[in-house]
Molecule: small-subunit ribosomal RNA
Organism: metagenome
RNA sequence: AGAGUUUGAUCAUGGCUCAGGACGAACGCUGGCGGCGUGCCUAAUACAUGCAAGUGGGACGCAAGGAAACACACUGUGCUUGCACACCGUGUUUUCUUGAGUCGCGAACGGGUGAGUAACGCGUAGGUAACCUGCCUAUUAGCGGGGGAUAACUAUUGGAAACGAUAGCUAAUACCGCAUAAUAUUAAUUAUUGCAUGAUAAUUGAUUGAAAGAUGCAAGCGCAUCACUAGUAGAUGGACCUGCGUUGUAUUAGCUAGUUGGUAAGGUAAGAGCUUACCAAGGCGACGAUACAUAGCCGACCUGAGAGGGUGAUCGGCCACACUGGGACUGAGACACGGCCCAGACUCCUACGGGAGGCAGCAGUAGGGAAUCUUCGGCAAUGGACGAAAGUCUGACCGAGCAACGCCGCGUGAGUGAAGAAGGUUUUCGGAUCGUAAAGCUCUGUUGUAAGUCAAGAACGUGUGUGAGAGUGGAAAGUUCACACAGUGACGGUAGCUUACCAGAAAGGGACGGCUAACUACGUGCCAGCAGCCGCGGUAAUACGUAGGUCCCGAGCGUUGUCCGGAUUUAUUGGGCGUAAAGGGAGCGCAGGCGGUCAGGAAAGUCUGGAGUAAAAGGCUAUGGCUCAACCAUAGUGUGCUCUGGAAACUGUCUGACUUGAGUGCAGAAGGGGAGAGUGGAAUUCCAUGUGUAGCGGUGAAAUGCGUAGAUAUAUGGAGGAACACCAGUGGCGAAAGCGGCUCUCUGGUCUGUCACUGACGCUGAGGCUCGAAAGCGUGGGUAGCGAACAGGAUUAGAUACCCUGGUAGUCCACGCCGUAAACGAUGAGUGCUAGGUGUUAGGCCCUUUCCGGGGCUUAGUGCCGGAGCUAACGCAAUAAGCGCUCCGCCUGGGGAGUACGACCGCAAGGUUGAAACUCAAAGGAAUUGACGGGGGCCCGCACAAGCGGUGGAGCAUGUGGUUUAAUUCGAAGCAACGCGAAGAACCUUACCAGGUCUUGACAUCCCGAUGCUAUUCUUAGAGAUAGGAAGUUACUUCGGUACAUCGGAGACAGGUGGUGCAUGGUUGUCGUCAGCUCGUGUCGUGAGAUGUUGGGUUAAGUCCCGCAACGAGCGCAACCCCUAUCUUAUGUUACCAGCACGUUAUGGUGGGGACUCAUGAGAGACCGCCGCGGACAACGCGGAGGAAGGUGGGGAUGACGUCAAGUCAUCAUGCCCCUUAUGACCUGGGCUACACACGUACUACAAUGGGUGUCAACAAAGAGAAGCGAAACCGCGAGGUGGAGCGAACCUCAAAAACACACCCCCAGUUCAGAUUGCAGGCUGCAGCCCGCCUGCAUGAAGUAGGAAUCGCUAGUAAUCGCGGGUCAGCAUACCGCGGUGAAUACGUUCCCGGGCCUUGUUCACACCGCCCGUCACACUAUGAGAGUCGGAAACACCCGAAGCCGGUGAGGUAACCGCAAGGAGCCAGCCGUCGAGGGUGGAGCUGAUGAUUGGAGUGAAGUCGUAACAAGGUA
Repeated sequence: AGAGUUUGAUCAUGGCUCAGGACGAACGCUGGCGGCGUGCCUAAUACAUGCAAGUGGGACGCAAGGAAACACACUGUGCUUGCACACCGUGUUUUCUUGAGUCGCGAACGGGUGAGUAACGCGUAGGUAACCUGCCUAUUAGCGGGGGAUAACUAUUGGAAACGAUAGCUAAUACCGCAUAAUAUUAAUUAUUGCAUGAUAAUUGAUUGAAAGAUGCAAGCGCAUCACUAGUAGAUGGACCUGCGUUGUAUUAGCUAGUUGGUAAGGUAAGAGCUUACCAAGGCGACGAUACAUAGCCGACCUGAGAGGGUGAUCGGCCACACUGGGACUGAGACACGGCCCAGACUCCUACGGGAGGCAGCAGUAGGGAAUCUUCGGCAAUGGACGAAAGUCUGACCGAGCAACGCCGCGUGAGUGAAGAAGGUUUUCGGAUCGUAAAGCUCUGUUGUAAGUCAAGAACGUGUGUGAGAGUGGAAAGUUCACACAGUGACGGUAGCUUACCAGAAAGGGACGGCUAACUACGUGCCAGCAGCCGCGGUAAUACGUAGGUCCCGAGCGUUGUCCGGAUUUAUUGGGCGUAAAGGGAGCGCAGGCGGUCAGGAAAGUCUGGAGUAAAAGGCUAUGGCUCAACCAUAGUGUGCUCUGGAAACUGUCUGACUUGAGUGCAGAAGGGGAGAGUGGAAUUCCAUGUGUAGCGGUGAAAUGCGUAGAUAUAUGGAGGAACACCAGUGGCGAAAGCGGCUCUCUGGUCUGUCACUGACGCUGAGGCUCGAAAGCGUGGGUAGCGAACAGGAUUAGAUACCCUGGUAGUCCACGCCGUAAACGAUGAGUGCUAGGUGUUAGGCCCUUUCCGGGGCUUAGUGCCGGAGCUAACGCAAUAAGCGCUCCGCCUGGGGAGUACGACCGCAAGGUUGAAACUCAAAGGAAUUGACGGGGGCCCGCACAAGCGGUGGAGCAUGUGGUUUAAUUCGAAGCAACGCGAAGAACCUUACCAGGUCUUGACAUCCCGAUGCUAUUCUUAGAGAUAGGAAGUUACUUCGGUACAUCGGAGACAGGUGGUGCAUGGUUGUCGUCAGCUCGUGUCGUGAGAUGUUGGGUUAAGUCCCGCAACGAGCGCAACCCCUAUCUUAUGUUACCAGCACGUUAUGGUGGGGACUCAUGAGAGACCGCCGCGGACAACGCGGAGGAAGGUGGGGAUGACGUCAAGUCAUCAUGCCCCUUAUGACCUGGGCUACACACGUACUACAAUGGGUGUCAACAAAGAGAAGCGAAACCGCGAGGUGGAGCGAACCUCAAAAACACACCCCCAGUUCAGAUUGCAGGCUGCAGCCCGCCUGCAUGAAGUAGGAAUCGCUAGUAAUCGCGGGUCAGCAUACCGCGGUGAAUACGUUCCCGGGCCUUGUUCACACCGCCCGUCACACUAUGAGAGUCGGAAACACCCGAAGCCGGUGAGGUAACCGCAAGGAGCCAGCCGUCGAGGGUGGAGCUGAUGAUUGGAGUGAAGUCGUAACAAGGUA
C1' cells in the first nucleotide's frame, strides 16, 4: 500500500467480496511446562446449606462456673491452753471465663448488580452573600449541684410457634430538671465596607449546655490519659444551583393549570411552586417542545495516518437499585442490600387460630443458554469497625484450586552421518522425491524424574530491662525518645540453588484454481460434494474425496459471531447532480444564511503571553526491578474549559460619510406579453333550389358506406361552429406553462440614451403563498371538423391492432376543481473574471455617401463554429459543463417500489410525503472492435435479366431415407451428405449374421524342451477350418554345441474396422481464386483502439496514380512454372517425303534427303511498346495501325489471416477408456443385391434437324499393352472360338472412330419411334454365375406423344451434340478421369432474387438475429399488505374504595421526673377525624405486539402454455 468481480476488450460510475487488527467469546481437531492476567455478555429468573458486622467488662447491673485473699463459726490434731495446722460451711472483697440484657460507637463504609434513568444523571468549568458535616486536627472556655425510672432478674400467666401480658426489685457514660455563660443563636442601634440580598466591629436586651464518668498512680489538696459540654477555625465527606456537551424517529407538531410569574404564609441544613391561599395569564417549541424507541455516564478500551467510527468486561470516579410498589423512623449521615411498617406476587412452617423469608455479598444449586470456576486456606500482609490496649470481627483483601480464555517466555534435542539404505509416492522406466531425513557414531540435560538445601515478603504493635528528656513541692504512674531481649508466614518446604539419571516422557492444525505462500497421482463423472468473492464437478478435476509432496503458523491451529479498517462507499479533513443515482415545473416572499467603498469607537469572534484545572490508573518517552519478556516501579509529557494581560489586519457590532450594487425620474424603442369587447375572409359540413346521370368513395388490393326515393360533380342562396393559409424567420414576447386574422379599451414587464435624485435600500430563500400543457371531474351552454369508447369492413393462423367506413364522450365557451408531464437545455438562482470568428433581432453613437447603401464602436437579446480550460468519454466553451464567491434543492448498488401502512390534500380519478421483509452480484454510462438490420451509398459474380439445353412427368441404372431382416456392417447429412468413402460386394474383399472350431493365439520379440525339419507330393474323415497317415530328412562345428525351421510348454505379451474426430497429429471440404489479412517504427487517444488499409480516380485485383501523420514491410493479387496458339534454330528414328533415283497391283516400300509435317531441346514474340482522343501534364480508359496473337491472348497448377468444436480414430498414426477361452483368430453358408414407399444424380427416349438399310466413300486426338495387347488366316448369324505373326512398343497390337457425306426406304402412327419386361437358345471370365455377373442370337414389344409447382448448367472453340481411350478389374461401367470431331444463340442493363467486397449508420446483439427479450396463465416455495375479528402489553384520563405513614385537628381516655398553696397545672401518649396517598375496581378513548378463515400484489424457481411488446426504420420510429 491494495486486490478480485459487470465487458469480446476499454475507461469511468457503482455495489458486493477479500487480505489487517481486536475480543469477557463459543465451536471443531489437538495439547508438555511456567509466569502474569481474566472468567454468567443469556433469566434484575428462583434459591437448599454455610459464612459475609460487629465490638467495648477501662460505661452498667445481673446469672452460672472457677481461682485467690480476709473475717467468722463448726469439727479434728498437736500442744507452750490460746497459739499453729487441716477440712468443710457462711459472709465480704478481688479476679478470670461464659451467657443474655441495659448503654455507647459502628451497622449510611466495605462488597454486588446495571433493572430503571435521555436526566443537572454523567462529563467539564464555575457558584453558594442560600447550606450541613459524627469520628479527626488546632485552639478557647468549662466539666457544679440534684431527681425519677427501666431492661435484665423473680413470681404469675397467654400462645403450637413467632412472640408476649401483669405484678415486683435494680444499675449506669441510659433518662430528666436546675446552676454557670459568650466570640454561639436572636432582635435593635451606630460606624466602616461590598454591585447586591449582605459582611465586619462596638453597644444593649433576650435564649441555650455538660457524664461530681472510667482507668493508672497517689492517698493531703492532686497529677496524667481517655471520655463529656459550648464555641471558633481547619480538614474530610455531602447538599443545592448554573454555562457548555451528552442516541434515534417529524410516518411524533403542537405541549403545559402548580402550569409561568407575583404577594403572603408554611417548610427545609439550605435557595426555590418545594407546599398552600389569593392575584395575573403566562411558560416551552422548527436552534425540534411533547411523544415513542433505545441506553447507566465517564476516565478509558479497540481500530484508524489523522479526523473520526465502534464499545463502556476486568481496574478507577460518579449515579441508580436491593423480591415488586409505597412510607416514614432512628441517626452527623439513610428514606437504609444482610433495619422497621403497609400492600402485592411467590416460597416455607402451622396445632388452621396465626407466623417466617428475600444471595444484583462469597462459595454453591436449579433453570435458561453456544457459553463462564472451588459449598478451598488465612487474617501473615494492606485496608476497615470497635476497644486505652491486648485483642476480637472482616467471603474487603491476601493466597491457593479449576479453565490454552488471553498475553509473554521455554521445551519436545545438538553435531556428524551417502550405501543417497529399506519403504512410500511418482515416472518419459533412465530416474526423481520424501532426504542428512532415518539408522549408525559423538555430545548436552533446558524441561522431566529422584534426593538434598532453602529464601524475600516481617514493618509494626505489645511486653520486660536499661538510659535520657519533659512531668511533680518532691516522687510515682503514665508519656516521648534511644538501645537490648522476646514474638508473629495462609501461600509453603513454595521460588531459587546443588547433585544424580536417561534422548529417554512431550506436535499438531490449517491450506495448496486466482485473490494468496504452496502440485502431482488415483477415485468419482453436473453424481457425491466444495465455495469468502469469482466460481469448480457432465471420463484425462493442481478447485470434490484419498494419498504422497509442499507452504503457513506452532501448544496451538482453524471455523463462526461482533467491531474498526481497507470504504474518499455520508466525503470537516475528503465526493457529487447534461447523458452513470441526483436541479425542486415556474415565480413571489417571512424567518434564516451571505453581503459594496472610506474613516472612527469598542473588543464578541480571531491571534498571542501568563495562571488555575484537566484525580489516580491507562497511553507515549526515558530509566530501573523480576535471568528475558509479558508484568511491575520511578520521572517527564495534555489538543479541552475557566480566569487574566495585550494586539486590532479580517468578520460581527456602534457612529459618520460615499456612489460603482439596487431603485426612482426624464427622453425614446420593439414586441403572437396578459384581460375584455367587437369584427373579417377562405375552407369543411349541413339545408334549399337549378343543371345533370350512374356511379361515388376508399385501398397495397378490396369491402363496409353513399347513390335511380337522383348521389358524386357543378351553380346560386342560406345556416352554424371551430381554426386563423401566405407573411413565418435556429425571428419576437413572457417567470414557466405558453402566446399568431384585424380593430378598440384596460394593463404588466423589457431595452436604449441621459446621469437629475435616494444612498447598500442587495442576493438567495426551509416552511408559506401564487401561477401551472394535455387529459380528467362538477354545473350550465355549444357542437362544423376531428375523434378515445363502440359498431361494421378488411388484413391475419388469430387481429379485442396497424388500414378503411361511420361514430359517442371530449375538443369550444362561462364558472369551479385537479396540480401532474421526456413540465427537457434531461443543465437551480445571483454575481465577477477568462482568446477569437461569423450570422441575426431591437436600439444608440461616429465616419463616409447624390440616392440605394457601406464601414467602425457600443448595449441588450438570440444562433452557429472554435482556442485555452474542464470532462469517464461524448461533448461544453462569454447564453460554460471554464476560473471563483453566496444561498437553496437533491443523490448514495439493482429489484421489491414511487409500492405498503400512516398523515395531509381532492367530489372522484388520484396527488404529496414515503419504508421494510425478501432477493441478486451485478444494474447502469460513454466510447471501441466485430456481427447483424424487413438502414443507406458504391462495386462485383451465369446473381438476375437475354438466350441455349436440361432436371421435376416415363422406363431403367445408381446412391440415400424409410421399412423389413438372423444380418440387411460402418461412415457421410443444407449449400459444403445422397453415380459420396467404393478407381468396380458371386467366394475373397467383409468390418455384418447363423453354425462349426482355436486360446501365447492368424501376426511380433524374448525363454525352456523335443525333433530335424520345412517346402512339396500322395492319401483318409469332415461342409471346411481341422485332425490322422505316408513319402521327403537342413547348414556350420573346436563334436561340447550353435544357427535356422517345425512342434510342444510357461508367462511377459499379441490382437481389436471396439468407444471417443468434443482428447489429437496428418489430411480434406467450404466461404473463395473472394481481395483481402497483418506487422515494425512513428503519430493520435487515459484506454480498448485508431492511423497506415480511409479519401478522389482507376483496376480482374489493397492493381496502380494523386492526396493525406504517416513512412516502410510481410502473407495474399500479379509475375515466375506447365499445356496451348506463331516463328527461328539444333538434331533426325521407329516419324516425314519437297526435289533426285529405284521398285510395286498398291502403300515412304527402298536408296537417299533434312526442305515440309512432326518429335525432342534451345530461343524469339505482347510491353498499352507506337499513333490519336479522353483523363488532373497521373494511373488508366477508348479507338487505330502493325501483328500468329492486344490489352492478365486461352487453359491449368497455385487457395492469405481465418470461419464452421465442418469431415475422417473404418487409409494411416496416436492419448485415454474398454474386451482378453473373446469385442481377438480360422472356416462353411448367408447378407451388404431385401421392397407398399419417398428423395437425389445419371442413362435411354418420346421421334422426320429423325429412324432404318447400303456404299464404306471419309477425317481424329489422347492413351494402354508381358500371368499383357494379340495381327493375318480359318470357323460361327453373333457373342466368341481356333490360331500365335509382331511388339516391353513414334516400329507391333488394341483400332472400327462416330456424328458427317452420298443414295434409297419410312410419312406423323404408340409407328420401320422407343426399347423396358419376359421366354428360348448360346458365349466368356472364374474352384464356383441359384441367391448375385457381363455379352450374343431369335422371339416378346411396357411406360412414354416434351413433362405441374418448382429448379439446374452454360458467355466461345463455350453450350449442345458425336464417338474414342484409360484407371479399377479374373469377369462386370449408363459411373469416374481424359481425348478429340461438328459447333451455336444471347448479354438492353444492375430495379429486383442469391452470394460476396468496401465505406457509413443504428443496436439493449458478442454462443454475435438460429441473437436478445416482455407480459398473462399453470405449478412449487418464500417474505409481506389488507382482513370479520381474537388474545395480550405499556402509558394516560375520569370516577369509586383506600393500607402504612408524615403533617394538621381533636384528645371526655391514660400519664414517673418540672411547677404547685397538693385541688391541680404544664408537657406527653393512646384513640378518633381530615388532606395526601401505593394499590385495587369501573368506564370510554388512543398507541403498540402477536394471531386470523379469506384475499391482494411481489420475489425466486427445470427445457411448461400463449403470443411477439422492446432492441435494426425491430418490420405501425